The part of an RNA shown here (small-subunit ribosomal RNA, central domain) has 350 nucleotides and comes from a metagenome. The full RNA is in RNAcentral, with records from SILVA. The coordinates come from a structure-prediction model, not an experiment, and the mean pLDDT is 86.
[in-house]
Context: one part of a larger RNA
């Protein structure tokens, strides 16, 4: 490297965008770059085959002959690829007509509850565990009731339920903004598909810089508990967790499963529409499209299992793996305040 592979054995980039490259539907006329036939030239000798000959034979050597699968020119064909002109609509995109949602961003409000804080009632308790203790309470706790204060998060509806490329996203309004689905068949006319470098977005933690802090809570403190207890359980409690601006860039970031397009028996339920026909308040049959589930033919699979939302049949494009350890490491580089992140070996060693 070739071959084989990538749901679970080693391998799918977290995701989208997209340059470059590659690949690319249907007709029609041309070209002749790729291809394909003929022909010419070259393709040193030596090596190679082939047929003879010379050393006692063989290697070895010498003549003859073919051959060098290449390249240049050069005649032709014109099917496939390419290139030029043109047409056409099934792919993509545009319009019109509608419809669905936890899809962004931003601004406003609402209610339960936790917690403080003041007042009234009222008197020993309370809290918390297997059990206890710290800890709070006659300086009126717990409990009740009125009033306020504040920050977070949004109970019932809530659904293998919906949107989002992925991360994600759940009270209510209202502004701004994006993407999908149906019906239509009105306009473009291949404008497609995938993408190394690159861009951009990217839970949680954590970084900085000012705010805010209610409930929870690393560190920490203390009580238990134990042989010990740097825990698991209790009582406290700071960072952080929430806003703004800026990093930071990783996850079992999982469907452990790239994307894109085409085809291959079926059943059954959900969500959004559209259409028919009965019936007409709404209901039910049937056909259809997109998405979301569940079982399963054929085939695939070590096998589990997958099974039109494929891991089946093909195709194109990208990204990856090649024994375990060393090693998500050292060196060195880019990045990053910084923690680090990205890239990524060897020697050894089974």
């Nucleotide at each position: 490297c070739u071959g084989g592979g990538u749901g679970u054995a080693a391998a799918g980039g977290g995701u989208c965008c997209g340059u470059a490259g590659g690949c690319g539907a249907c007709u029609u006329a041309u070209u002749a770059a790729g291809u394909u036939a003929g022909g010419a030239g070259u393709u040193a000798a030596a090596u190679c085959c082939c047929a003879a000959g010379g050393c006692c034979u063989a290697a070895c050597c010498u003549u003859g002959g073919g051959g060098c699968u290449g390249c240049u020119c050069u005649u032709a064909a014109g099917a496939c690829u390419g290139g030029u002109a043109g047409g056409a609509u099934a792919g993509a995109g545009u319009g019109u007509a509608g419809g669905a949602g936890a899809c962004g961003g931003a601004a406003g409000u609402g209610g339960a509850a936790u917690u403080c804080c003041u007042g009234g009632u009222g008197g020993a308790g309370a809290g918390g565990u297997a059990a206890a203790a710290u800890c709070c309470g006659u300086a009126g706790a717990u409990a009740u009731c009125a009033g306020g204060a504040g920050g977070a998060a949004c109970a019932c509806c809530u659904g293998u339920u919906g949107c989002g490329u992925a991360g994600g996203c759940g009270g209510c309004u209202u502004c701004c903004g994006a993407g999908c689905c149906u019906a239509u068949a009105a306009c473009u006319g291949a404008c497609g598909c995938u993408c190394a470098u690159g861009g951009a977005c990217g839970a949680a933690a954590g970084c900085u810089a000012g705010g805010g802090g209610a409930g929870c809570a690393a560190a920490c403190a203390g009580g238990a508990u134990u042989a010990g207890a740097u825990a698991c359980c209790c009582u406290g409690g700071u960072a952080g967790u929430c806003c703004u601006a800026g990093c930071c860039c990783u996850a079992a970031a999982c469907g452990a499963u790239g994307a894109a397009u085409a085809c291959u028996u079926g059943g059954u339920g959900g969500u959004a529409g559209c259409g028919a026909g009965u019936a007409c308040a709404u209901a039910c049959u049937c056909a259809u499209u997109a998405c979301c589930g569940c079982c399963g033919a054929a085939g695939c699979u070590a096998a589990c299992g997958c099974g039109u939302u494929a891991a089946g049949u093909a195709u194109u494009c990208c990204a990856c793996c090649u024994g375990g350890g060393g090693a998500c490491u050292a060196c060195g580089a880019u990045c990053g305040c910084a923690a680090g992140a990205u890239u990524g070996a060897a020697a050894c060693u089974c």